[in-house]
RNA sequence: AUUAGAGUUUGAUCCUGGCUCAGGAUGAACGCUGGCGGUAUGCUUAACACAUGCAAGUCGAACGGGAUGCUUAGGCAUUUAGUGGCGGACGGGUGAGUAACGCGUGAGAAUCUAGCUUUUGGUUGGGGACAACCACUGGAAACGGUGGCUAAUACCGAAUAAGCCUGAAUUGGUGAAAGAUUAAUUGCCAGAAGAAGAGCUCGCGUCUGAUUAGCUAGUUGGUAGGGUAAGAGCCUACCAAGGCGACGAUCAGUAGCUGGUCUGAGAGGACGAUCAGCCACACUGGGACUGAGACACGGCCCAGACUCCUACGGGAGGCAGCAGUGGGGAAUUUUCCGCAAUGGGCGAAAGCCUGACGGAGCAAUACCGCGUGAGGGAGGAAGGCUCUUGGGUCGUAAACCUCUUUUCUCAGGGAAGAACAAAAUGACGGUACCUGAGGAAUAAGCAUCGGCUAACUCCGUGCCAGCAGCCGCGGUAAUACGGAGGAUGCAAGCGUUAUCCGGAAUGAUUGGGCGUAAAGCGUCCGCAGGUGGCAUUGUAAGUCUGCUGUCAAAGGUCAGGGCUUAACUUUGAACAGGCAGUGGAAACUACAAGAGCUAGAGUGCGGUGGGGGCAGAGGGAAUUCCCAGUGUAGCGGUGAAAUGCGUAGAGAUUGGGAAGAACACCGGUGGCGAAAGCGCUCUGCUAGGCCGCAACUGACACUCAGGGACGAAAGCUAGGGGAGCGAAUGGGAUUAGAUACCCCAGUAGUCCUAGCCGUAAACGAUGGAUACUAGGCGUAGCGCGUAUCGACCCGGGCUGUGCCGUAGCUAACGCGUUAAGUAUCCCGCCUGGGGAGUACGCUCGCAAGAGUGAAACUCAAAGGAAUUGACGGGGGCCCGCACAAGCGGUGGAGUAUGUGGUUUAAUUCGAUGCAACGCGAAGAACCUUACCAGGGCUUGACAUGUCGCGAAUCCUUCUGAAAGGAAGGAGUGCCUUCGGGAGCGCGAACACAGGUGGUGCAUGGCUGUCGUCAGCUCGUGUCGUGAGAUGUUGGGUUAAGUCCCGCAACGAGCGCAACCCCUAUUAACAGUUGCUAACAAGUAAUGUUGAGAACUCUGUUAAGACUGCCGUUGAUAAAACGGAGGAAGGUGGGGAUGAUGUCAAGUCAUCAUGGCCUUUAUGUCCAGGGCUACACACGUGCUACAAUGGACGGUACAAAACGUCGCAAUCUCGCAAGAGUGAGCUAAUCGCCGAAAACCGUUCUCAGUUCGGAUUGAAGUCUGCAACUCGACUUCAUGAAGUUGGAAUCGCUAGUAAUCGCAGAUCAGAAUGCUGCGGUGAAUACGUUCCCGGGUCUUGUACACACCGCCCGUCACAUCACGAAAGUAGGUUGUACUAGAAGUAGCUGGGCUAACCCGCAAGGGAGGCAGGUUACUACGGUAUGAUUUAUGAUUGGGGUGAAGUCGUAACAAGGUAACCAAU
Repeated sequence: AUUAGAGUUUGAUCCUGGCUCAGGAUGAACGCUGGCGGUAUGCUUAACACAUGCAAGUCGAACGGGAUGCUUAGGCAUUUAGUGGCGGACGGGUGAGUAACGCGUGAGAAUCUAGCUUUUGGUUGGGGACAACCACUGGAAACGGUGGCUAAUACCGAAUAAGCCUGAAUUGGUGAAAGAUUAAUUGCCAGAAGAAGAGCUCGCGUCUGAUUAGCUAGUUGGUAGGGUAAGAGCCUACCAAGGCGACGAUCAGUAGCUGGUCUGAGAGGACGAUCAGCCACACUGGGACUGAGACACGGCCCAGACUCCUACGGGAGGCAGCAGUGGGGAAUUUUCCGCAAUGGGCGAAAGCCUGACGGAGCAAUACCGCGUGAGGGAGGAAGGCUCUUGGGUCGUAAACCUCUUUUCUCAGGGAAGAACAAAAUGACGGUACCUGAGGAAUAAGCAUCGGCUAACUCCGUGCCAGCAGCCGCGGUAAUACGGAGGAUGCAAGCGUUAUCCGGAAUGAUUGGGCGUAAAGCGUCCGCAGGUGGCAUUGUAAGUCUGCUGUCAAAGGUCAGGGCUUAACUUUGAACAGGCAGUGGAAACUACAAGAGCUAGAGUGCGGUGGGGGCAGAGGGAAUUCCCAGUGUAGCGGUGAAAUGCGUAGAGAUUGGGAAGAACACCGGUGGCGAAAGCGCUCUGCUAGGCCGCAACUGACACUCAGGGACGAAAGCUAGGGGAGCGAAUGGGAUUAGAUACCCCAGUAGUCCUAGCCGUAAACGAUGGAUACUAGGCGUAGCGCGUAUCGACCCGGGCUGUGCCGUAGCUAACGCGUUAAGUAUCCCGCCUGGGGAGUACGCUCGCAAGAGUGAAACUCAAAGGAAUUGACGGGGGCCCGCACAAGCGGUGGAGUAUGUGGUUUAAUUCGAUGCAACGCGAAGAACCUUACCAGGGCUUGACAUGUCGCGAAUCCUUCUGAAAGGAAGGAGUGCCUUCGGGAGCGCGAACACAGGUGGUGCAUGGCUGUCGUCAGCUCGUGUCGUGAGAUGUUGGGUUAAGUCCCGCAACGAGCGCAACCCCUAUUAACAGUUGCUAACAAGUAAUGUUGAGAACUCUGUUAAGACUGCCGUUGAUAAAACGGAGGAAGGUGGGGAUGAUGUCAAGUCAUCAUGGCCUUUAUGUCCAGGGCUACACACGUGCUACAAUGGACGGUACAAAACGUCGCAAUCUCGCAAGAGUGAGCUAAUCGCCGAAAACCGUUCUCAGUUCGGAUUGAAGUCUGCAACUCGACUUCAUGAAGUUGGAAUCGCUAGUAAUCGCAGAUCAGAAUGCUGCGGUGAAUACGUUCCCGGGUCUUGUACACACCGCCCGUCACAUCACGAAAGUAGGUUGUACUAGAAGUAGCUGGGCUAACCCGCAAGGGAGGCAGGUUACUACGGUAUGAUUUAUGAUUGGGGUGAAGUCGUAACAAGGUAACCAAU
């Protein structure tokens, strides 16, 4: 000094695993916005092309000449084209190339160095030219040509020499110089040192690819020679055959390297702008010259491309210097000032030059700093937004008051940077800075606000428009889109995009994994490699440690300093680490030793078991076939059948024979083997294991890339063999289809021999070796101890093979001395899903194919384990009129009613599997009524508020279908404080009313359903990382999660039960309107009357039933069974009562209600019509089909309701419905009310009837304003279908079914419906196999919208990327040949030739120049390869898409278990 996480797979959980986000950074760009200053930075793309200007000159104190000026004509001064010297190899730019001694770091020896510093010595004496210049001359130009003159610090000999070479030598050889001037300097030459620079060599380090595995002929080495400043195959000749490579050569791709920069806790990762070091390059390629230094950015020659000039003959050019232009691009500045400073070149100097540099300009490009005001100020103004209309918020914010002046404007002053002896000298710049005046004056935006992630509301929109980093928002109430208000964050910036690091332990050295998530090679052998037992001595390579050198500066860290601060800058200090050298230590590793040990490993000896392997021989059972006998009609096969076989004799049975394949029982989580695998018996050959002994060797070991061997099944080649089975194939079934499952046949194959293939879910989904770490129980093999005559028994050892389990591990499941524990060593493998084990390439293979093995593109998941549910054509247990056993129905007929459909102006609306359909509707002629056509009204039919008028109210006439419209008349009320008020009616305007309009998927409430099923939960505790589990499971039992027992649970709640109501028995009390036994009275008769309170009954209050008692069973329980008693017996019978929840179940049309819609209409009034239609289909009922019946006559017995807008007795009339009359009753009093089936008789006699009653005709009654559409009832007449109902289906377990009638609600009237009431009153239940529903436990699951789930493949369409493809067009590169510019080297000696030599001279020689030629060689050309890119008719699969087509392969036993490999 120092390490942070979050979102996203699921119904939920843990894990694995990817994707995404929060941070920092940038030479950035884009969008919106923009006040100032300081300091930095600014073509990342086209090493693309460049107009114009500038970027390297200087020296007259080296030289001759020219020009100009002056002159005392002696010359002097200035200037300069040329000769000459020094410098143009520095400085500046760029990063194309380069994977290299290029760079970094550390060493080294065989070298050079101009200028600079120090030092030693020298500087003698000569010669010949060439520019300039002059003359002539070519060319358009660039630029030349010929002749002549001339100087030097230009050039050349000679002399000398501390130097160098040679040598044994005092030897020999080689070999320098330059002067100038202002007289004090400065040059020149030769040596020796220094500093600094340059060249060369070596160790180590330095990207990716093996789908690049072999590369190399000057290649590797030697000898000799050449060459260089210098070593060297650097070059040449000869000789040898080496050299490099799995520790990755060669090839391909990419790339300047470093100090450092960014990030990170670090280790690392990424990058290599600015600054600094090195390298490379200078239009592209090649080449040398000069020089100390170059193979030279602003030099030369050649070739090429491009541009320009041209008189067409020929020339000129190179911004990757500074500015600048075009182009490219998302994108990068001024054709500025100055040499004042620093630095460089030249010069003796003055000085000149300097786009290096110092500065300014442009750009918010980055970093840093400052400001846009400060204090006060509540009527919390106006206004905006919101709102529950009270308010809240913008908000002390503003206004207003006081203050300040950083900044700004103006004015005044005004630097340092300057260093030369002095003087002079400032681009920046009148800049920084200081002072004064003025006035809040000149100055705020951007993004975000669903979660991650700080910040919320309104409006608009309505799966549209759009948003989005991930998850995801948007389908009418969007905090997620767009706008607004508000808020949050940062701030002269803010967001977005791109890229890098981080988070990511997501390549894991630090610091991951491989049983099931991705991942152990199918198994073994084994070279290299890695690792390795005990003990001794030595060495010191690794290791540890001290010292030394170095790792430039800058940067970074720390401590200070300077700019007002900071950024920036400056001074000093220092760690770690790398490399090298040197000294020390010796534990560990390594190495060495002539040696050593025995615990690992191996050998030996003695035993032992085994389906270990190979070969040979033998065996029986079964199957099929053949032959023969007996024998007759079927056999076979299936869910059921059929194909098939059989009267030409099958099948069955008996006997004989043949063939091939496999070896029952023993047989076993038993044995053997490396794995694959191995099973009748015997024999031969052969391998390994185990046990015992401890004789021998003495670490000989473990693992193993590459390599090798073996390797099921299927398959391939060749030859055999072929009984059974049996891909393909044929036939029969099944089916919608059935290229399947089932059946009948049946070819390859299965078998053998020889060879290939080399893969499997080759699995323990678990690599090998070694050591250690609780046990228990089996089993196989072999020893030992004890014991015994011996074998058993018992104990213990080793080796194998299993089960359970402790610690520990694990995401969990599980593993657990046979580890998935604890450790070490070695190998293999993994890094999201799909694409894909695919494509391409290569290797292997006869082929099939195997091995190796990507990418584009696409998704935000894919996945593991476990949990809770749900589901299963999974299992167990249990229940229910669920089935079965019964009784009666429905479905057929007629009719009633509801629904669908159709129709209609309308047939209003809703309800739609169970759980809609005699449902809302407990009652549509008008009304209801919501619908339709028509006629009206518009503050409205209804409510509240304001104003005005009028009492209210009633009557009449006209018109109209009515609503309504028009007109006339009557009437003057109540209270009062005398102001007026209440109520009612009318009128006016506006707020508003109104809506059965939409949304039940915005809601409340209510209801249905599972289901009166027995379940649903909680607290605490415990278990589990967790979701969760436990409790609530288990053994019994119950109608019941009812109870008992057990139990890491103990308790509790909502449900069950009970408490409530009705009913069955009894008691007490009460006794009218009910009752009447006894007593009395009365009647034709009747509780009619007195009376009674016994009975019935009514009502109230109690009792009673609790498995309480007995027995048996059970576990000494709960409970069950039987019994007693009892009116009633095991919840006595019925009702009410409906847990947590499910179905977006139903209802906005009961009601309430949020949004939305409507307002002369979707409101409201009216009359008429419709809801009642009618080819048809369905549901629910009624009546029947008859004799257990119909008809007629007679005779009994209820309960519960209801009644004054009513029930109605009685009497009269009518065949009847009913009418008239109206006693009684506000009801235990009166009425409805004569219950019906039943019973007793008579008749009918099995028929479409004396059954059945539809339909129709006629006549009536009643209700009502009104019965036409469209009521009920009565009488007479008519007399349809129907003779017990197909497939299918419903109800019911006792006072039940069935059957019989009665009442009520609604209601003027209108039930076959509904709700109740009683009468009569059965049959059957063996039982739980099956159907349906439910409960519970368990199991599987790829389901969780939960099986009406999920999901696969072809095909069709659209689209995207990729592969193949006759080819086509490029790039790069190899090889061979050709070619040969400039240049260098060699050769040549024909041409030319001042210096030196010889010579009197002529001339010759040495040397040189040009030429020629040979070698090397760039561009180019030809041929043939390799590699890579683009494109290509067509074609192949793949991905993704909206509700397409066909099937249903997988997930449950997924309906044929699934999967792997092959065919």
The RNA shown here (small-subunit ribosomal RNA) has 1463 nucleotides and comes from an uncultured bacterium. Its Rfam family is "Bacterial small subunit ribosomal RNA". Its family is annotated with structural constituent of ribosome and ribosome in the Gene Ontology. The coordinates come from a structure-prediction model, not an experiment, and the mean pLDDT is 84. The RNAcentral record of the sequence draws on ENA.